Source information
The prediction has a mean pLDDT of 84. Small-subunit ribosomal RNA from an uncultured bacterium, 1491 nucleotides, folded computationally. RNAcentral holds the sequence, with entries from ENA and SILVA. Rfam family: Bacterial small subunit ribosomal RNA. Rfam 15.1 lists 42,628 matches to the family in 10,626 species.
[in-house]
RNA sequence: UAGAGUUUGAUCAUGGCUCAGGAUGAACGCUAGCUGGAGGCUUAAUACAUGCAAGUCGAGCGGGAUUGGUAGCAAUACCAUGAGAGCGGCGCACGGGUGAGUAACGCGUACACGACCUACCUCUGACAGGGGGAUAGCCCUGGGAAACUGGGAUUAAUACCGCAUAUUAUUCUGAUUAAUAAAGGAUUGGAAUGAAAGCUGAGGCGGUCAGAGAUGGGUGUGCGUCUGAUUAGCUAGUUGGUAGGGUAACGGCCUACCAAGGCGAUGAUCAGUAGGGGGCGUGAGAGCGUGGUCCCCCACACGGGUACUGAGACACGGACCCGACUCCUACGGGAGGCAGCAGUAAGGAAUAUUGGUCAAUGGGCGAAAGCCUGAACCAGCCAUCCAGCGUGCAGGAAGAAGGCCCUAUGGGUUGUAAACUGCUUUUAUCAGGGAAGAAACCUCUGGAUUCACUCCGGAGCUGACGGUACCUGAAGAAUAAGCACCGGCUAACUCCGUGCCAGCAGCCGCGGUAAUACGGAGGGUGCGAGCGUUAUCCGGAAUUACUGGGUUUAAAGGGUGCGUAGGCGGCUUUGUAAGUCAGGAGUGAAAGUUUGCGGCUCAACCGUAAAAUUGCUUCUGAUACUGCAUAGCUAGAAUUAGGAUGAGGUCAGCGGAAUGUGGCAUGUAGCGGUGAAAUGCAUAGAUAUGCCAUAGAACACCAAUUGCGAAGGCAGCUGGCUAGACCUGGAUUGACGCUGAGGCACGAAAGCGUGGGGAGCGAACAGGAUUAGAUACCCUGGUAGUCCACGCCCUAAACGAUGCUUACUCGACGUAUGAGGCUUGACCUUGUGCGUCCAAGGGAAACCGUUAAGUAAGCCACCUGGGGAGUACGACCGCAAGGUUGAAACUCAAAGGAAUUGACGGGGGUCCGCACAAGCGGUGGAGCAUGUGGUUUAAUUCGAUGAUACGCGAGGAACCUUACCAAGGCUUAAAUGGGAGACGACGUAUUUGGAAACAGAUAUUUCUUCGGACGUCUUUCAAGGUGCUGCAUGGUUGUCGUCAGCUCGUGCCGUGAGGUGUCAGGUUAAGUCCUAUAACGAGCGCAACCCCUGUUGUUAGUUGCCAGCGAGUAAUGUCGGGAACUCUAGUGAGACUGCCGGUGACAAACCGGAGGAAGGUGGGGAUGACGUCAAGUCCUCAUGGCCCUUAUGGGUAGGGCUUCACACGUCAUACAAUGGUCGGUACAGAGGGUUGCCAAGCCGCGAGGUGGAGCCAAUCCCUUAAAGCCGAUCGUAGUCCGGAUCGUAGUCUGCAACUCGACUACGUGAAGUCGGAAUCGCUAGUAAUCGCAGAUCAGCAUGCUGCGGUGAAUACGUUCCCGGGUCUUGUACACACCGCCCGUCACACCAUGGGAGUGGGUUUCACCAGAAGUAGGUAGCUUAACCUUCGGGAGGGCGCUUACCACGGUGAGAUUCAUGACUGGGGUGAAGUCGUAACAAGGUAACCGUA
Repeated sequence: UAGAGUUUGAUCAUGGCUCAGGAUGAACGCUAGCUGGAGGCUUAAUACAUGCAAGUCGAGCGGGAUUGGUAGCAAUACCAUGAGAGCGGCGCACGGGUGAGUAACGCGUACACGACCUACCUCUGACAGGGGGAUAGCCCUGGGAAACUGGGAUUAAUACCGCAUAUUAUUCUGAUUAAUAAAGGAUUGGAAUGAAAGCUGAGGCGGUCAGAGAUGGGUGUGCGUCUGAUUAGCUAGUUGGUAGGGUAACGGCCUACCAAGGCGAUGAUCAGUAGGGGGCGUGAGAGCGUGGUCCCCCACACGGGUACUGAGACACGGACCCGACUCCUACGGGAGGCAGCAGUAAGGAAUAUUGGUCAAUGGGCGAAAGCCUGAACCAGCCAUCCAGCGUGCAGGAAGAAGGCCCUAUGGGUUGUAAACUGCUUUUAUCAGGGAAGAAACCUCUGGAUUCACUCCGGAGCUGACGGUACCUGAAGAAUAAGCACCGGCUAACUCCGUGCCAGCAGCCGCGGUAAUACGGAGGGUGCGAGCGUUAUCCGGAAUUACUGGGUUUAAAGGGUGCGUAGGCGGCUUUGUAAGUCAGGAGUGAAAGUUUGCGGCUCAACCGUAAAAUUGCUUCUGAUACUGCAUAGCUAGAAUUAGGAUGAGGUCAGCGGAAUGUGGCAUGUAGCGGUGAAAUGCAUAGAUAUGCCAUAGAACACCAAUUGCGAAGGCAGCUGGCUAGACCUGGAUUGACGCUGAGGCACGAAAGCGUGGGGAGCGAACAGGAUUAGAUACCCUGGUAGUCCACGCCCUAAACGAUGCUUACUCGACGUAUGAGGCUUGACCUUGUGCGUCCAAGGGAAACCGUUAAGUAAGCCACCUGGGGAGUACGACCGCAAGGUUGAAACUCAAAGGAAUUGACGGGGGUCCGCACAAGCGGUGGAGCAUGUGGUUUAAUUCGAUGAUACGCGAGGAACCUUACCAAGGCUUAAAUGGGAGACGACGUAUUUGGAAACAGAUAUUUCUUCGGACGUCUUUCAAGGUGCUGCAUGGUUGUCGUCAGCUCGUGCCGUGAGGUGUCAGGUUAAGUCCUAUAACGAGCGCAACCCCUGUUGUUAGUUGCCAGCGAGUAAUGUCGGGAACUCUAGUGAGACUGCCGGUGACAAACCGGAGGAAGGUGGGGAUGACGUCAAGUCCUCAUGGCCCUUAUGGGUAGGGCUUCACACGUCAUACAAUGGUCGGUACAGAGGGUUGCCAAGCCGCGAGGUGGAGCCAAUCCCUUAAAGCCGAUCGUAGUCCGGAUCGUAGUCUGCAACUCGACUACGUGAAGUCGGAAUCGCUAGUAAUCGCAGAUCAGCAUGCUGCGGUGAAUACGUUCCCGGGUCUUGUACACACCGCCCGUCACACCAUGGGAGUGGGUUUCACCAGAAGUAGGUAGCUUAACCUUCGGGAGGGCGCUUACCACGGUGAGAUUCAUGACUGGGGUGAAGUCGUAACAAGGUAACCGUA
């Protein structure tokens, strides 16, 4: 020392990405009241107009403009003043700017200089004598556009030059001496050489030599100071020496000669980047990042070079030269350098005034006054930052109005907020007053040492800022609030708009009609004169881990060993004191940071003091540990003797089985191969069998969970050579050890080269199959190869995915090979190996666990999100293939590990189901009915679409229904209710128009208790919608599935998701029950309880029944009566594995049996767990939201929903003789009936008509059930089968049967002769078959829902298909296999590699050339000072020349950037193409290396 979001269905861990914090020389957006303090070109070291930024001294010099005065009429003279320019001195090397260059002794720090310099300043000592020649200016005269410049004459100095003198100076040469490792130190002789300047106000100021100090510099050294090894070798003045030159000074600094060195893996050289530090930001710290403002150092001054002057420069506002650029020009020539302050242009996201003053501080000059000073001090601009203040305070509920929201007569919120009342006046405004910063210099003056203008004191003078800070007063709430955000992280929520659009977004992600995520509004939250955004840095990030990480499976142990450097290292002694520790000293600038105190009203800011500055140097001390040295030791290591061991290696020889081939023989038609086949072989004799021969490769059994080896790897037998580990016990050496970057060696298979060999196998290849295809899997062949020798290659999932060494930490068992012991054993003890299981401990878990992944130590190797990529480029290696090393752009928010729950598997076990099988009957073929699709249409209303839509909603479309279409009409409306007003109607009848609705006309027309009722009209408030959304919903339904499951509480296990229970062994229809059991219990389901049915008792007997008794009829329970029976419908009984036997674990249960009407759920129904399918339904109903309102509402008539090339589903009817037709005849159940069922009778062939009895129903009617049975006929045919279609004539319902009803009669008589692939139902009163009834309904059924009649076959069984349950296993699936997912191709975009080349930058080598300058030489020219014999000489200058060298040029490289036709792969991209490689046994297990 704070964490959070994001990989998953969920979990843990790994791991990246992102956020919350702080900061900034910032910028941008919106907004803006004041004050103080700071800061302000980060880009183009780009270019600069204009002004200013370094001058000063007359007390160094010549000089004299100008002005004034005096005298004079004036000329003029004199006096004073002393400008500009010039000579000379000092300054200009400071101050100010910038960060281009520089990776360096540049900077920092600590030392050193016995190798050095230092103007001005201070102190000390000495000196200043005497001469000379010039020159600028001025004057005269030339050249030039200008800049500037030539000549002549003359002149001064503190300018210049000799001479004299001179110390402790310099040079040469002696001597003495301290400390030191050494060195040019100090002292002292001799010789030679070297100085000076004057001015004055007379006080002084200057000058020269020498010494010392101070200050400032110069130089050297230790340590520290970025990245890259895809930069590994660099170096000729290079390294050293000698001599010389040069410098203030050392030195290859330079030159000559000599030697051959010097640097480098502790990173030389090269490349890239960069001024360094104090500090600053952040951080708990360690660190990381940074170097703006302020301070120190360095470097630079348009780019490059050069020197001059000077104490100091190789000089920002100096000089010369080259170059680029700009400007002037009379074209001949010239001028310039803002990285000083302002300012301009440009660049850029971006950075200020062409301000004031020298008042203060400081600097230059001067004796001073003073002058100069864009240093500095101030002001201006800018919210750029920091700090402070304000925009009011108190009361005030009708909780106002308005806004917004809601469950909306009302409530909530804005909100004490406002209004209103009282108070205050900071700030702003106005008015008045008004500082400190100032004291010196200087002037006047007093005093003290008296030498003084030296010092001390007094008075006077001096303010840019600025009438500023500050103080006082006046009036008045008066002058002053915004910005961002509100899905989570993250404080803050609603409405409207929008509708994957527009847009948002830091990450996750929002938006496809109910968006707290977009835009607006209301409200809220945060901060506040600011608030957000962007960029960058640190933090969080323990995400480079020193503090403080890892490597079995997440990224990560090198394939293995030997070994160099390096790192680390056993026990004892002595010494040393490098590391280490303690104390002292020096230094660590100031500022800053921290703390205390203080000053501005506070704070920011500032002052002062302390602390800190963790460092370096040095001295003294300590000596445990490490190091070094020394002397020993034996526990590590090694050697030696004996023993025993093994597929250890290598070479040679030998062996048998099998296979192939060849020969001979026997023998005949096939063999071979597969899922099935074919290719192939075979009558020219195969396969098979026997014998013989031959070839190559591999070594069955033994054999193992074994053994050996460093790894790769090693297997018949024998021998030679050779290596290792192990055991036992003595002896020997004496730490000789461990690890090991580079290096060296070994290194499966494949592959390569040369030469052999070649039986079997077998890439490539060929053929045959399979397949949609099949460049595969399968089959038949078959070449390289596999084998040997030699040489390469150097990689593997080279794996224990686990580096080597050492020590320590419970045990059990097995095994290989040694040793010891006794009680000789299935024994005990002790080593070394190979294994299994477990404790502690570890681990994310799986798991590891003395063979560690535990506890520790040493050394090496490696990792840091996924992809791009082990790729590109470069380098090295290789014959090649290729290997080793090894990036980036770009892109994603994940990728990955372990474990969990599901789901899934062409995984496994087990169980069930009309699931298959065994059967029976169908569908699919025909015509018809009906529904659907499609098509058509003005409309063919809408919905339902695998199972789980399709005779479904619809249990009944001619109108209506009706929702659809076209047409003509209505608008408070078709209904209902309320308020107000008007009217007396409304209606009915007739009539006109019309299709009707409707509109118009005429006639007629209320009641009343007078309040009104009733109705119409007008107006008003509530309408209406089968319009959309079933993906906003309720309700309801289907399906998995009547499948046996689904959960909970407590406990226990696990870090957790979760598990356990619910699993296991049995059993069941069942999670049914039993047993076992870290589980014990419980709930919803199962079962039971309910209904129907099967047996029976009892109660009750009408409309039902009729045995017995009586009556009656042609006949009938028809009547009296009966209560037995049937039946009706209430209530009971009965069935429970209860009993017996067997099996079973003593259980549950199962099997068999008895009894029973019924037996193991008796049969059937109702009943549907948690949930799944965003399953269906907004058109049953209800309902949120949206939409329409003279229409998407309402009404009318007509049409449509009934179309018709076609496709599908579901029925009914058939194809016939188990049948059709005709005649006769028997037996049900369950229902319905007053708008109804309708009897008898009569009419009609019939549908039906007529008729009217009975019945609101155990009474009457529908109501003759049919198949069946008896008889007749038909005789296998498109029929006496089948009935479609059509014609004619009718019946019924209804306002109305044209589109478009049903039925009847007669006639007509189509397809069809049992149905391909495929597919459906059914396990018993079932299938099949036969009829009956009902709902709907005016009428309309082959549909639906019920009812009964007749009444089978089959089930060995669970291999397979389908569905389901359960346990287990794998998984890359979780939208869950209808999953996931790979690669090519096509298209678009992006970055990148190669690329004939092309164009730049940087740099190297060689050569050419060589400005200015310096140094050397010098024959030409020239020359004031000195010397001179007067001729000249010395010395200097110019010129010429040599050396060095900038720019430039030529050639050849290296490196880097940009670009390039074309080309390679890569990445990304809702719906493209082809296949299906991987994930399940992924349908050929997958994967690694290689070809």